RNA sequence: UCCGACAAAGGCAAACCAGUCGUGAGGCUGGGACGCAAAGCCAUGGACCCCAGUGGUGUUGGGGCCGCCAGGCUACCGAAA
Repeated sequence: UCCGACAAAGGCAAACCAGUCGUGAGGCUGGGACGCAAAGCCAUGGACCCCAGUGGUGUUGGGGCCGCCAGGCUACCGAAA
């Protein structure tokens, strides 16, 4: 560097509930654990979602989402390979 144990020390926290912010997607705090070896960070590409606009669709503009897939950066431990 790579890799991921019936290892060790830990860590994070889905759904749901309560409060709160937001038109909304959704965010935050607390509870709670489905799971996670990057479920740490980043909106760079794609996917999906929301809002505006339009008679309608599309193009378009703005936004969400990193626990959807890629990509980038960083990181505990050290069995086997």
Source information
The prediction has a mean pLDDT of 87. A computed fold for an 81-nucleotide RNA from Candidatus Rokuibacteriota, annotated as c-di-GMP-I-GGC riboswitch aptamer. Lineage of the source: Bacteria > Bacteria candidate phyla. The sequence is in RNAcentral, with records from Ribocentre.